A computed fold for a 497-nucleotide part of an RNA from Microbulbifer taiwanensis, annotated as large-subunit ribosomal RNA, domain I.
[in-house]
Context: one part of a larger RNA
RNA sequence: CGUAUACGGUGGAUGCCUUGGCAGCUGGAGGCGAUGAAGGACGUAGGAGCCUGCGAAAAGUCUAGGGGAGCUGGCACACAAGCUUUGAUCCUGGAAUGUCCGAAUGGGGAAACCCACUCCUUUUGGAGUAUCCAUAACUGAAUACAUAGGUUAUGGAGGCGAACCCGGGGAACUGAAACAUCUAAGUACCCGGAGGAAAAGAAAUCAACCGAGAUUCCCUGAGUAGCGGCGAGCGAAAGGGGAUUAGCCCUUAAGCUCUUUAUGUUUUAGUGGAAGGUUCUGGAAAGUACCGCGAUACAGGGUGAUAGCCCCGUACACGAAAAGGCAUUUAGAGUGAAAUCGAGUAGGUCGGGACACGUGUUAUCUUGACUGAACAUGGGGGGACCAUCCUCCAAGGCUAAAUACUCCCAGCUGACCGAUAGUGAACCAGUACCGUGAGGGAAAGGCGAAAAGAACCCCGGAGAGGGGAGUGAAAUAGAACCUGAAACCGUAUACGU
Numbered sequence: 001c002g003u004a005u006a007c008g009g010u011g012g013a014u015g016c017c018u019u020g021g022c023a024g025c026u027g028g029a030g031g032c033g034a035u036g037a038a039g040g041a042c043g044u045a046g047g048a049g050c051c052u053g054c055g056a057a058a059a060g061u062c063u064a065g066g067g068g069a070g071c072u073g074g075c076a077c078a079c080a081a082g083c084u085u086u087g088a089u090c091c092u093g094g095a096a097u098g099u100c101c102g103a104a105u106g107g108g109g110a111a112a113c114c115c116a117c118u119c120c121u122u123u124u125g126g127a128g129u130a131u132c133c134a135u136a137a138c139u140g141a142a143u144a145c146a147u148a149g150g151u152u153a154u155g156g157a158g159g160c161g162a163a164c165c166c167g168g169g170g171a172a173c174u175g176a177a178a179c180a181u182c183u184a185a186g187u188a189c190c191c192g193g194a195g196g197a198a199a200a201g202a203a204a205u206c207a208a209c210c211g212a213g214a215u216u217c218c219c220u221g222a223g224u225a226g227c228g229g230c231g232a233g234c235g236a237a238a239g240g241g242g243a244u245u246a247g248c249c250c251u252u253a254a255g256c257u258c259u260u261u262a263u264g265u266u267u268u269a270g271u272g273g274a275a276g277g278u279u280c281u282g283g284a285a286a287g288u289a290c291c292g293c294g295a296u297a298c299a300g301g302g303u304g305a306u307a308g309c310c311c312c313g314u315a316c317a318c319g320a321a322a323a324g325g326c327a328u329u330u331a332g333a334g335u336g337a338a339a340u341c342g343a344g345u346a347g348g349u350c351g352g353g354a355c356a357c358g359u360g361u362u363a364u365c366u367u368g369a370c371u372g373a374a375c376a377u378g379g380g381g382g383g384a385c386c387a388u389c390c391u392c393c394a395a396g397g398c399u400a401a402a403u404a405c406u407c408c409c410a411g412c413u414g415a416c417c418g419a420u421a422g423u424g425a426a427c428c429a430g431u432a433c434c435g436u437g438a439g440g441g442a443a444a445g446g447c448g449a450a451a452a453g454a455a456c457c458c459c460g461g462a463g464a465g466g467g468g469a470g471u472g473a474a475a476u477a478g479a480a481c482c483u484g485a486a487a488c489c490g491u492a493u494a495c496g497u
Stems, first nucleotide, its partner, number of pairs: 001496009015482001016446002020417002022414007029406002031160002039101003042055003046079001049075003061095006070083003106115003116129005131157009164195001165193005175182001179229001205212002216243005226234002247398003250342001255335005262328007270318003276291003280287001292309002294298001300312003347371008357383001378393005433440002453481001456468004
């Protein structure tokens, strides 16, 4: 040095576990905000720090309910000082307080800071003072009447929020095996606006000589008819079958909103809730053996191993002082578009855009420019155009449901994951850390049934670490703690060289 065996060290795979995730289903909710939001800063407990809660009335105050024996949130023990059957802690409803920043709104500002004015109390302190829009009143220039402007009052708005929706703008990579029409795509992205849905909507619609009868969504029709450097690709509609159904108004209504009355239902705390003992093994019984019982409850979880009958629950039954939601209902108030059945409209020409449809034989819709009718004895459409025929009535408006989505709440489910997985995050994670910044972005779970977390002794630096002793079923479960693989490093023995 090698091989083999045994025993260790290191290391943290594997197994088992789950506080956390992922994907859904059902129901709810679908907003919060000048009555100051979302999000923060700083404070706040007897004692330092962080998290949670709260706001100078500061882990809390008042009040109405629930509940019934302990309590003073967590990491986090121990102590101090207290509270509590005159009902605390805790849970729910309502009310109060609510520093400073933030739309931030008195002015400023390098957010959480600086500096003001007016009025009232006048000791401390309290209230108001942004901008825009609407309405009303008072004022008021050049400039006579006026108007612009100004001031005041009242009401509203502003900002945030995951997706869904409507509108205004609107790419490129890419594909076409290059590339320009085309595609990607009216996508991404930006802006405006709204609602719990939005939008659309009661035919100047389709159809085809038969008829249907608002809109929306799904299946089909159908990758069809078509469009297309007829390339790449794009791609309907009628009809049929379903979901859901609802119609109305313009001499003012169907309605909508708020307050209110009543009834029903529901949400926000809760309450009751059946039935088991012994033997054996074991550290421990829920296991084993024997004998019982409940079940409208054998869903699930916990308890020292695997419990219907030990505990929490579960089936079932019951419950609200207070505050809300929904439906119907009583009464009242408010809101409600422009107009007079639709004229600078329909239509036309030129240029665009939208229609599956790229100008094409291109109808239809829309409109930047220029034009420009008829008036129901009328007008539009039926895919160039004309006639016949059929069908409808534009240029005013409202409208639930079926449909889309899930930041959020509750319950439930999984041939979903089980700590290199599953969210980036099971753990004080959008943290530590990196970056001027936009931004990027981790690692990190497990002693034991119970801390019973090792009194006392010894070596040692009043160490680190270890040896005894003790606890425990187990300490090779000792906190660097379940299991403890491999690589890697040793010790002992045997053999070989």

Lineage of the source: Bacteria > Pseudomonadati > Pseudomonadota > Gammaproteobacteria > Microbulbifer. The coordinates come from a structure-prediction model, not an experiment, and the mean pLDDT is 86.